[in-house]
Context: one part of a larger RNA
Molecule: small-subunit ribosomal RNA, central domain
Organism: Allium sativum
RNA sequence: UUAGGCGUAAAGUGUCUGUAGGUGUCUUUCCAAGUCUGCCAUCAAUUCCCAGGGUCCAACCUUGGACAGACGGUGGAAACUACCAAGCAGUAGUAUGGUAGGGCAGAGGGAAUUUCUGGUGGAGCGGUGAAAUGCGUAAAGAUCGGGAAGAACACCAAUAGCGAAAGCACUUUGCUGUACCGACAUUGACAUUGAGAGACGAAAGCUAGGGGAGCAAAUAAGAUUAGAUACCCCACUAGUCCUAGCUGUAAAUGAUGGAUACUUGGGCGUUGCGCAUAUGACCCAUGCAGUGUUGUAGAUAACGCAUUUGGUAUCAUGCUUGGGGAGUGCAUUUGCAAGAAUGAAACUU
Numbered sequence: 001u002u003a004g005g006c007g008u009a010a011a012g013u014g015u016c017u018g019u020a021g022g023u024g025u026c027u028u029u030c031c032a033a034g035u036c037u038g039c040c041a042u043c044a045a046u047u048c049c050c051a052g053g054g055u056c057c058a059a060c061c062u063u064g065g066a067c068a069g070a071c072g073g074u075g076g077a078a079a080c081u082a083c084c085a086a087g088c089a090g091u092a093g094u095a096u097g098g099u100a101g102g103g104c105a106g107a108g109g110g111a112a113u114u115u116c117u118g119g120u121g122g123a124g125c126g127g128u129g130a131a132a133u134g135c136g137u138a139a140a141g142a143u144c145g146g147g148a149a150g151a152a153c154a155c156c157a158a159u160a161g162c163g164a165a166a167g168c169a170c171u172u173u174g175c176u177g178u179a180c181c182g183a184c185a186u187u188g189a190c191a192u193u194g195a196g197a198g199a200c201g202a203a204a205g206c207u208a209g210g211g212g213a214g215c216a217a218a219u220a221a222g223a224u225u226a227g228a229u230a231c232c233c234c235a236c237u238a239g240u241c242c243u244a245g246c247u248g249u250a251a252a253u254g255a256u257g258g259a260u261a262c263u264u265g266g267g268c269g270u271u272g273c274g275c276a277u278a279u280g281a282c283c284c285a286u287g288c289a290g291u292g293u294u295g296u297a298g299a300u301a302a303c304g305c306a307u308u309u310g311g312u313a314u315c316a317u318g319c320u321u322g323g324g325g326a327g328u329g330c331a332u333u334u335g336c337a338a339g340a341a342u343g344a345a346a347c348u349u
Base pairs, nucleotide, nucleotide: 003321004320005319006318007303008302012317014200015199016198017197021193022192023191026087027086028085033081034080035077036076037075038074039073040072042070043069049065050064051063052062053061054060092187093186094185096182097181098180099179100178103175104174105173106172107171108170109153113149114148115147116146117145118144119143120142124135125134161168162167205246206245207244208243209242210241214240215239219235222232258315259314260313261312262311266294267293268292269291270290271289272288273287274286298305322349323348324347331342332341333340334339
C1' cells in the first nucleotide's frame, strides 16, 4: 500500500529474445464508443446536512427540503483518445558502397616448465625470519646435446577494442552475427516495454570417457606457538585441460533495468567513419557514433552525479515497506546429487 521510493539507507530480475497486455509520430476525412453537455425517469424508510415544530432546555422525537453523486433513456458538440478511409516521412526496417573489431571453429608456432636419455663434473642442493622435513656418491644440484608431454600465450598493451551479459588476446585459414559512417533508393508507424514463456549464462560442483606438465582444496610430514585442526616450508590427491551432458548460481557491480525527447557555456584526452584545405602524413576547423576525465545550472541527506545524468519529462515492466527469527520451516516445481526457484508464521526487540 489510491503514498513515497530503489548508486551508498529496504529495494533494478545476471543478460537477451519475445506472447498476452499496456503505451504510442505528423496531416486530412468519417464516426460518435470514451469525453463534454441539455432534458426525462429512477435511486424505500432511517441516518447525515439545512430550515422549522414539540418535551421548561438538551439529548431525544418530529415536519418539510435538499446538495453532491450514480445507473438508464433521449437530443446535441466534435477539440482530444479510439474507430473508418487516404496520405507524409523524421520512428523503425530493407537494399547499396565502405570501415572497425581479443566474435566463433580448424591448422600451425616459439619461449618457459617438468620429465626421460647421453656427455662434462664431483658434494652438496633446496628451503626459511631462522630452521627442519625433503632431494643427493645407486652421482643430485650446475652445465651442454637429443626426445616427450601438457597447459598458458611475454613484449605490442592503452583510462584502447568487440560482445546482450557471462566473457573474449601467439600466428594463420575458414565461417558468421552485429555495430558505425556515407550517399540517398525503397516499405510506410511496421515502434516501445514486456506478466507468463524461451535462449544464453564466470567459478566451483556432478555424470560418462579421455588427458594430466605446472599449480593445488582435502590429506600427511616439518616448523612456529601455551596450544596451532592456521599463516611459513617439503610433498601430494580430487580439480584445473578436452569431448558430450547436467547444474543455473556470484560483491553475475556502473552496487545505477529498458526506450524516447529535451537541457548554459566549456577545458583536457582517446577509438571508428566522413567532410574541408593542393595530393599523402601531421596540425587546425567541423558532422555523426562510441569511450574517459574535469566541471556550471539543476537535482541530492550528504558523499558524489552532472548531454554516457543520480537534471527536466513521458511510456510500460521488476522490486521495496524496521531489526532478528529467515532466505529458515512447511508445501510445490526442478535436479543424478549437491542444491536451486517460489517463500511464511509464532516469538522477540